[in-house]
């Protein structure tokens, strides 16, 4: 650096240094901030990847938390690309039926990203 697997609306802040910006990149939008961001230390913490036990010995399931790691404002802050599934204005159909559809919402899904394992 890349690659494959998982998760990604739950959870958990003080202090000191520092001093104007931050929320990952681009646009908008919302919002944090001189009542002190961001980085950085150090002290607590939340979580259970990795890990320990038991039990099952394929799959997994309870239970801890010593250790590697992540994490501690907003859903990954939200939209953005599909246009895939439900709903529908309006038009075509003599009705039933069927068809084709703007755009709004709500689901889904691609992509990017962030974490961890594991390989390279």
């Nucleotide at each position: 650096u890349u690659g494959u697997u998982a998760u990604c609306a739950a959870g958990a802040a003080a202090g000191g240094u520092g001093u104007a910006g931050g929320g990952a990149a681009u646009a908008g939008a919302c919002c944090c901030g001189u009542u002190g961001a961001a980085a950085c230390c150090u002290u607590a913490g939340c979580a259970a990847c990795c890990c320990u036990u038991u039990a099952a010995c394929u799959a997994u399931a309870a239970a801890g938390a010593a250790g590697g790691u992540g994490c501690u404002a907003c859903a990954u802050u939200c939209u953005a690309c599909c246009a895939c599934u439900a709903u529908u204005a309006u038009g075509c159909u003599u009705u039933u039926u069927g068809c084709g559809c703007a755009a709004a919402c709500a689901g889904g899904g691609c992509u990017a990203g962030a974490u961890a394992a594991c390989a390279c």
A computed fold for a 120-nucleotide RNA, annotated as SAM riboswitch aptamer (S box leader). The coordinates come from a structure-prediction model, not an experiment, and the mean pLDDT is 77. It was read from a public genome assembly, where an Rfam model found it.